[in-house]
Context: one part of a larger RNA
RNA sequence: UUGAACGCUGGCGGUAUGCUUAACACAUGCAAGUCGAACGGUAACAUAACUAGCUUGCUAGUUGAUGACGAGUGGCGGACGGGUGAGUAACGCGUAGGAAUUUACCUUUCGGUGGGGGAUAGCCCGGUGAAAACAGGAUUAAUACCGCAUAAGCCCUACGGGGGAAACGAGGCAACUUAUUGAAAGAUUCGACUGUUGGAUGAACCCGCGUAAGAUUAGCUAGUUGGUGGGGUAAAAGCCUACCAAGGCGACGAUCUUUAGCUGGUCUGAGAGGAUGAUCAGCCACACUGGAACUGAGACACGGUCCAGACUCCUACGGGAGGCAGCAGUGGGGAAUAUUGGACAAUGGGCGCAAGCCUGAUCCAGCCAUGCCGCGUGAGUGAAGAAGGCCUUCGGGUUGUAAAGCUCUUUCAUCGGUGAAGAUAAUGACGGUAACCGAAGAAGAAGCCCCGGCUAACUCCGUGCCAGCAGCCGCGGUAAUACGGAGGGGGCUAGCGUUGUUC
Repeated sequence: UUGAACGCUGGCGGUAUGCUUAACACAUGCAAGUCGAACGGUAACAUAACUAGCUUGCUAGUUGAUGACGAGUGGCGGACGGGUGAGUAACGCGUAGGAAUUUACCUUUCGGUGGGGGAUAGCCCGGUGAAAACAGGAUUAAUACCGCAUAAGCCCUACGGGGGAAACGAGGCAACUUAUUGAAAGAUUCGACUGUUGGAUGAACCCGCGUAAGAUUAGCUAGUUGGUGGGGUAAAAGCCUACCAAGGCGACGAUCUUUAGCUGGUCUGAGAGGAUGAUCAGCCACACUGGAACUGAGACACGGUCCAGACUCCUACGGGAGGCAGCAGUGGGGAAUAUUGGACAAUGGGCGCAAGCCUGAUCCAGCCAUGCCGCGUGAGUGAAGAAGGCCUUCGGGUUGUAAAGCUCUUUCAUCGGUGAAGAUAAUGACGGUAACCGAAGAAGAAGCCCCGGCUAACUCCGUGCCAGCAGCCGCGGUAAUACGGAGGGGGCUAGCGUUGUUC
């Protein structure tokens, strides 16, 4: 000094931390959704209108008509946030640079949004299967998909030319109207869409230097080192491939082996240095194990897909389902580490025009003396130096102003009342919390270790090299200040001591 543990003890508050071991296996719940102002629609709920029944205010039905909305198509987000440290001695990280790139949402510049088409899910109809699910028929929409037109700028170019885009939705106004109303054209406002320029932000790549131990590891390397052609990428490059050359690295430690996430920092120290990398912050890597790509601006994707493997579960034995190193929680391992809590009120994130919805991020609460900090367990007075204990040379000494007694106070805890800030119009989980006011009463609140020397603190009894102590020196064999008990004393104090760790 500590993410500590163990033993004894334990009043309160604030604040911070809390599986260091099995990257062991996981029951259960939750942790990523959202948009009806993209779309066809209507399973459920509510309202309205209509119809039927009548117990005259209820039951049943119809109408997507309205609020809404299950499932579905479509968009954006599930690449962030959260976890872990297995792997990695590496351009992984740190620092200082570089040039051949990309970047959804945001912002900025200059333009555009014309006209068509064919499908498909859902719904419906039957069918297979135990289930998961699957295949077929008919039909339908879009901001889904595909051509055409246009192209300032954009891309390619042999400088002649060639290529390439889009999507609409909503609100009120409104000629007109069947005049309670409905509403084409139109203009208008808002939000989307598309091309392009610059920015911002994020990401990818290259390089100098730094970054653990071992020489009882001395040689290593064939895509290996370089060139040319081709391919490939957002982009430079043996990144890949064919051919050609024979290079490249190494005692300034290559290769191999072992260990390890790196850093800001943290601990220690006068510093130099040594040790370390929990919490917080930046970067990296991983997501049951291994491999692979798809989608996308971004992934080779923790709660996506496919394949293989191990394990667990369901099964009608044909076949299926799963992945807590998210938050809680369980078993196991271990000396050892917490609640299957509350809320989206704040901060932030996703979606949405918004209202809002989601958010185990987060904010809070719960548990633990695990650490740090603060406070309390009373204050004054009180000598008959009480009783009791212990010691004694039996005179006394000591415990000791300590107690009792007397006089006070009420922090904290308890009880009652008032009651915030955090929120800016509304909205407060925390929370009737913090704080303030009042009431009662010394009342509810002290232990642990040590006393031979180092090292502050001494006597008696018991024991008799026994029982035991011990960090080192060492104590104990009949007068033990060293063992055990007692009285007294010393130290620290809601802690104290031991063990481990580091300097």
Molecule: small-subunit ribosomal RNA, 5' domain
Organism: uncultured prokaryote